[in-house]
Molecule: ZMP/ZTP riboswitch aptamer (pfl RNA motif)
RNA sequence: AACAGGACGUGCGACUGGCGGAGCGUGGAUGAAACCACAGGGGAGCACGUAACUUCAGAAAGCCGACCGCCUGGGCGCCUCGC
Numbered sequence: 001a002a003c004a005g006g007a008c009g010u011g012c013g014a015c016u017g018g019c020g021g022a023g024c025g026u027g028g029a030u031g032a033a034a035c036c037a038c039a040g041g042g043g044a045g046c047a048c049g050u051a052a053c054u055u056c057a058g059a060a061a062g063c064c065g066a067c068c069g070c071c072u073g074g075g076c077g078c079c080u081c082g083c
Stems, first nucleotide, its partner, number of pairs: 004054002007050006015042002017071005025038004062076003
């Protein structure tokens, strides 16, 4: 003490992979792979609004994609530097 924080509402919304458990979508491709299209659900985050509260907070070694295991690849956010 609000152009901050959390809460709620609306809108937008990146990313949403492969194999097995197993029976959790359909079609196609792939192991030099971990993709494509559609559908569904999830969804961090962003913007705006609402009314009251709080005063530096739980974290950045963070957050996100039904569950578990083994892998692969991204997004968001934070921080730093430059313009």